[in-house]
About this RNA: Transfer RNA from an uncultured bacterium, 72 nucleotides, folded computationally. Model confidence (mean pLDDT): 81 of 100. Its Rfam family is "tRNA". Gene Ontology term of the family: triplet codon-amino acid adaptor activity. The family's RNA type in Rfam is transfer RNA.
RNA sequence: GGGGAGGUAGCUCAGUGGUAGAGCUCCGCUUUUACACAGCGGCUGUCGCAGGUUCGACCCCUGUCCUCCCCA
Numbered sequence: 001g002g003g004g005a006g007g008u009a010g011c012u013c014a015g016u017g018g019u020a021g022a023g024c025u026c027c028g029c030u031u032u033u034a035c036a037c038a039g040c041g042g043c044u045g046u047c048g049c050a051g052g053u054u055c056g057a058c059c060c061c062u063g064u065c066c067u068c069c070c071c072a
Stems, first nucleotide, its partner, number of pairs: 001071007010024004018055001026042005048064005
């Protein structure tokens, strides 16, 4: 330099154009002498960034940044 995959909650990841979600974590309550387990409830998002298409974009298009893999 060329090609491919990926970037979404604190972590790991879903989500193929119509209200952004799950598990774990964390916080509160119940329970316990206490902790753990369990039960109930709750918080956290510039969907990497910028622009475009569209009535409407995490999703489609363009550019760009970062990570990984392959080729040179």